[in-house]
Context: one part of a larger RNA
Molecule: large-subunit ribosomal RNA, domain VI
Organism: Phytohabitans rumicis
RNA sequence: CGUAGGAUACUUGAGAAGGGCUGUCCCUAGUACGAGAGGACCGGGACGGACGAACCUCUGGUGUGCCAGUUGUCCCGCCAGGGGCAUGGCUGGUUGGCUACGUUCGGAAGGGAUAACCGCUGAAAGCAUCUAAGCGGGAAGCCUGCUUCAAGAUGAGGUAUCCCACCCCUUUGUGGGUUAAGGCCCCCAAUAGACGAUUGGGUUGAUAGGCCAGAUAUGUAAGCCUGGUAACAGGUUGAGUUGACUGGUACUAAUAGGCCGAGGA
Numbered sequence: 001c002g003u004a005g006g007a008u009a010c011u012u013g014a015g016a017a018g019g020g021c022u023g024u025c026c027c028u029a030g031u032a033c034g035a036g037a038g039g040a041c042c043g044g045g046a047c048g049g050a051c052g053a054a055c056c057u058c059u060g061g062u063g064u065g066c067c068a069g070u071u072g073u074c075c076c077g078c079c080a081g082g083g084g085c086a087u088g089g090c091u092g093g094u095u096g097g098c099u100a101c102g103u104u105c106g107g108a109a110g111g112g113a114u115a116a117c118c119g120c121u122g123a124a125a126g127c128a129u130c131u132a133a134g135c136g137g138g139a140a141g142c143c144u145g146c147u148u149c150a151a152g153a154u155g156a157g158g159u160a161u162c163c164c165a166c167c168c169c170u171u172u173g174u175g176g177g178u179u180a181a182g183g184c185c186c187c188c189a190a191u192a193g194a195c196g197a198u199u200g201g202g203u204u205g206a207u208a209g210g211c212c213a214g215a216u217a218u219g220u221a222a223g224c225c226u227g228g229u230a231a232c233a234g235g236u237u238g239a240g241u242u243g244a245c246u247g248g249u250a251c252u253a254a255u256a257g258g259c260c261g262a263g264g265a
Stems, first nucleotide, its partner, number of pairs: 001152001005163007015149004021049007033038001051106005059100004066093005071086006110144003117137004164264001166177003182260004186202005207253003210249005217241002223236005
């Protein structure tokens, strides 16, 4: 821009893409078969490999403003307690998130038309013949079925709901203007993200931050007391602290405002 008014939701599916892999063992059954050795079809089940998708309950990984321990050095006047730097200084753990080495699931079943092939009926050709007319069976393959995208599918689809038929002129036209439903700008954000976009909110508000409570993590803070010459130990004390998590709470910031947008040829 189009989809012959303007919108908001929800859809149909022409078409396109993906997927389609495979092993071992057990039962049937040591049966059919076979002198024996050996050893099935059909059917049913279990466990895997590789591949793929989703997810984070578990097991791990990561963790750069979480917690603790600790070395050197500088600083906060000193002690104590802290801060900076040294690969986050090093080391041990670790929430949310993201992940695989983790978990769950998938390939199918079913339907249809067939290939090679196997048949029924059956003439030409009194027989025979799956074929000439006619009718069946038959594959990891084909069309579906399963998953995803999808009406620019210009063949531009469908359903529901909302807004209304305003004003002005003459350059009467695919004109101009104020608006409606609705939308955008702007702002707070994240389950979204390169930017757009998407999603949730914008005071009639819990959208984010802060605060409160909880969870989680770390592992018994500081100060004081007691014991010890001291290093240190014990008590107060599962203490103190705690990023992203959960719930609550208008304290802070989403204020205020602006713009676009039909009149149905």